Context: one part of a larger RNA
RNA sequence: GCCGGCGACUUAUAGGAAGUGGCGUGGUUAAGGAAUUUUCCGAAGCCCAAGCGAAAGCAAGUUUUAAAAAUAGCGAUAUUUGUCACUUUUUAUGGACCCGAACCCGGGUGAUCUAACCGUGACCAGGAUGAAGCUUGGGUAACACCAAGUGAAGGUCCGAACUCUUCGAUCUUUAAAAAUCGUGAGAUGAGUUGCGGUUAGUAGGUGAAAUGCCAAUCGAACUCGGAGCUAGCUGGUUCUCCCCGAAAUGUGUUGAGGCGCAGCGAUGAAUGACAAAACAAAUAGUACGGUGUAGGGGUAAAGCACUGUUUCGGUGCGGGCUGCGAAAGCGGUACCAAAUCGUGGCAAACUCAGAAUACUACGCUUGUAUACCAUUCAUCAGUGAGACUGUGGGGGAUAAGCUCCAUAGUCAAGAGGGAAACAGCCCAGAUCACCAGUUAAGGCCCCAAAAUGACAGCUAAGUGGCAAAGGAGGUGAAAGUGCAGAAACAACCAGGAGGUUUGCCCAGAAGCAGCCAUCCUUUAAAGAGUGCGUAAUAGCUCACUGGUAAAGCGCUCUUGCGCCGAAAAUGUAUGGGACUAAGUUGUCUGCCGAAGCUGUGGGAUAUUGUCAAACAACAAUAUCGGUAGGGGAGCGUUCCGCUGUAGGUUGAAGCAUACUUGUAAGGUGAUGUGGACGAGGCGGAAGUGAGAAUGUCGGC
Repeated sequence: GCCGGCGACUUAUAGGAAGUGGCGUGGUUAAGGAAUUUUCCGAAGCCCAAGCGAAAGCAAGUUUUAAAAAUAGCGAUAUUUGUCACUUUUUAUGGACCCGAACCCGGGUGAUCUAACCGUGACCAGGAUGAAGCUUGGGUAACACCAAGUGAAGGUCCGAACUCUUCGAUCUUUAAAAAUCGUGAGAUGAGUUGCGGUUAGUAGGUGAAAUGCCAAUCGAACUCGGAGCUAGCUGGUUCUCCCCGAAAUGUGUUGAGGCGCAGCGAUGAAUGACAAAACAAAUAGUACGGUGUAGGGGUAAAGCACUGUUUCGGUGCGGGCUGCGAAAGCGGUACCAAAUCGUGGCAAACUCAGAAUACUACGCUUGUAUACCAUUCAUCAGUGAGACUGUGGGGGAUAAGCUCCAUAGUCAAGAGGGAAACAGCCCAGAUCACCAGUUAAGGCCCCAAAAUGACAGCUAAGUGGCAAAGGAGGUGAAAGUGCAGAAACAACCAGGAGGUUUGCCCAGAAGCAGCCAUCCUUUAAAGAGUGCGUAAUAGCUCACUGGUAAAGCGCUCUUGCGCCGAAAAUGUAUGGGACUAAGUUGUCUGCCGAAGCUGUGGGAUAUUGUCAAACAACAAUAUCGGUAGGGGAGCGUUCCGCUGUAGGUUGAAGCAUACUUGUAAGGUGAUGUGGACGAGGCGGAAGUGAGAAUGUCGGC
């Protein structure tokens, strides 16, 4: 890991609710007793029959007063009653759906491991060094001192056994739950070691002290018990079908991943309708939508009248600087600047004014729903981690698949079609079947269903099929304006002169370093000069003019589609092929396309109607996605009672096989195997259904 078995909402008591039953001359007994198979006795007690008040209390009334009345509240005055059991469900208390702690407390067991100590034993190859003391000699007045020898000391040295373990490698489902190999430390000592003994877990022992060690266990050993501790936490929780169907919010919380109340769900019930007139007929509430009327607002946009902020200008309180003066004071000012006037802006915490929506109330309503909708009561919940998208905002950086609100949608709890793939986007809400039709979004060259469709344009960039500021005689369209057969624009041929090298400045300045001025003449035209050039001249050229040839040309602005700007890591990257349309703009027709809608057939639920009088049948209408969750109806397993059980060696249960049948859980028969029990019906009781729990036991 697989297969098989086992494996989780139980039970007792006391309340609430619903259903069913008994009694209702109200119901019923409890403890206990007597009988012995469920009966009799037992009225203490409980509920109900009367309420109101905090209560004393009063009572069909009562409470509120100093007292009384009135008013008001809750009741009575009407049809409407209850109670005792059982079943289901829920709450409370118990282990209370199952498994799971770390802990805490009590009683014991441990020092054969290890720590320290006690008693008694044992062990340490070999080599080196050579303290004190002593002897002899020298030496001294005597010591001291010196030398040689002897001697043997030492937490001395080297190094086996022994004890330990520094570093490296190996090993690391190991040979081993700490080792092996190499290398290392101590090795007469605070040494090592055998045997026996002592010290014990609430503030314990022991510790050359590391929270170390105390039997592979130590910030408090192990074992049994309290004990099924507790777990706002994690995991798991077993058959089927039908109906409805949430929440991820507010508020409080030693509260934030938990709870309480409210909100939202389910089931049951009631109300929103029937009352008035001699008769008959008609007359509908509510919600949503539509429409009308009446409202309040201070948002968007806007504005500057207030509060602030702010551009420029005028006037210039006050100040600065400065002149005169002994001072008082009188002047100046291209500085700052209050206030005011004009001008142009800004604001969530500004508003003179002010929308659209939204909201409130009322009227009408031919629309939609009517099972809906609203309110109330009773019972049962779950939820209180939300996610993304659009819109209006706060925080952030007008960052985030960011975060916090509001509002709408989807997902959550929603399948199907589209977006290549893609919870939250677009279309659309799946009762079942069909080799039928028709549409939505989106598509129609091939992959791949349907147009190689039509008409009129645009694009040349593979733009389409990522991006900005900015840049450009890309190209289409529109508008304005100027020039033009009295010849424009471009091209070519020719001229482009004189006073004059104007004046100044300058070494020079002659159109062309710079400054001032910028006239006149000749002319078809020609600047006291547009650019290049020279030291300065010169030279080339332009403006301007004539000619040749000839029909449109220049500028400005708006706009469509393109171009550049454009760098990322394995190999391209509209989904691919490919495409000049199969790109793109506008107009048009057709087709494809979903579980939408329709068609045909079947089923279920609810309501209504007919018949019937047990939802049985038929018909109509509407409905039938669904997590948490609520409600309803069933299937199957084991055992028990009744059925005179049926049946059974001419073959029971069980097992296997392929059929058959029911909306499902499931059921029936057949064949084989098997070898003795046992289906069905009506009821009852549960150790009642497994795929998951790092489940548990067994097998492989």
The prediction has a mean pLDDT of 82. A computed fold for a 700-nucleotide part of an RNA from Polulichloris maxima, annotated as large-subunit ribosomal RNA, domain II. A source record names the gene rrl. Its Rfam family is "Bacterial large subunit ribosomal RNA". The organism belongs to Polulichloris, within Eukaryota.